Predicted 3D model of a 73-nucleotide RNA (transfer RNA) from a Bacteroidales bacterium. Lineage of the source: Bacteria > Pseudomonadati > Bacteroidota > Bacteroidia > Bacteroidales. It matches the Rfam family "tRNA". Rfam classes the family as a transfer RNA. The sequence is in RNAcentral, with records from ENA. Its mean pLDDT, the model's own confidence on a scale to 100, is 80.
RNA sequence: UGGGAUGUAGCUCAGUGGCCAGAGCAGUUCUUUCAUACGGAACGGGUCGUUGGUUCGAAUCCAACCAUCCCAA
Numbered sequence: 001u002g003g004g005a006u007g008u009a010g011c012u013c014a015g016u017g018g019c020c021a022g023a024g025c026a027g028u029u030c031u032u033u034c035a036u037a038c039g040g041a042a043c044g045g046g047u048c049g050u051u052g053g054u055u056c057g058a059a060u061c062c063a064a065c066c067a068u069c070c071c072a073a
Base pairs, nucleotide, nucleotide: 001072002071003070004069005068006067007066010025011024012023013022018056027043028042029041030040031039049065050064051063052062053061
């Protein structure tokens, strides 16, 4: 310098144009127990990497940029 992949909750990830943006783990509270652990229930937590575009409508499609990783030179 060129090409490719990834970027969604604290962590690991799902979500291929419309349904309230979700799961597991973690956190908080309650329950259970003499107590702890395990188990059960509820709750909180998100500018979907950034900016712009397409569309009636974008986490999703397009472009540029940023970060990380891989390949080539």